[in-house]
The prediction has a mean pLDDT of 84. This is a predicted structure of a 112-nucleotide RNA (FMN riboswitch aptamer (RFN element)) from uncultured Ruminococcus sp. NCBI's taxonomy places the organism under Bacteria, Bacillati, Bacillota, Clostridia, Ruminococcus. Its Rfam family is "FMN riboswitch aptamer (RFN element)". Rfam describes the family as follows. The RFN element is a highly conserved domain that is found frequently in the 5'-untranslated regions of prokaryotic mRNAs that encode for flavin mononucleotide (FMN) biosynthesis and transport proteins.
RNA sequence: GCUUCAGGGUAUGUGUAAUUCAUAACCGGUGGUAUAGUCCACGACCUGCUAUUUUUUAGCGGCUGAUUCGGUGAAAUUCCGAAACCGACGGUAAAGUCCGGAUGGAAGAAGC
Numbered sequence: 001g002c003u004u005c006a007g008g009g010u011a012u013g014u015g016u017a018a019u020u021c022a023u024a025a026c027c028g029g030u031g032g033u034a035u036a037g038u039c040c041a042c043g044a045c046c047u048g049c050u051a052u053u054u055u056u057u058a059g060c061g062g063c064u065g066a067u068u069c070g071g072u073g074a075a076a077u078u079c080c081g082a083a084a085c086c087g088a089c090g091g092u093a094a095a096g097u098c099c100g101g102a103u104g105g106a107a108g109a110a111g112c
Base pairs, nucleotide, nucleotide: 001112002111003110004109005108010024011023012022013021025097026096027087028086029042030041031040032039037085038084046062047061048060049059050058051057067083068082069081070080071079089100090099091098
């Protein structure tokens, strides 16, 4: 430099209407580190400024959720046991799980 890949998850009840409410379930991007949704860092979403003519694109920023106790060990907020907690924006009966921006972008991974 080129190519490929790069996010998961629902049943029931009520109701005119809900995968949105109630009850019970289920899910967990990338790198680091003793194996991590909750530590550290990054990406995504949202957003400010600058450059270009608007669209767009590029650069530099901002914002950015949530864990404790016990055990083992040289070492674990990562393993084991137990009990918790969290989840962008727009749409719609109020959404982590449906639809949409997105056949997009991307941390990065693999190969040549």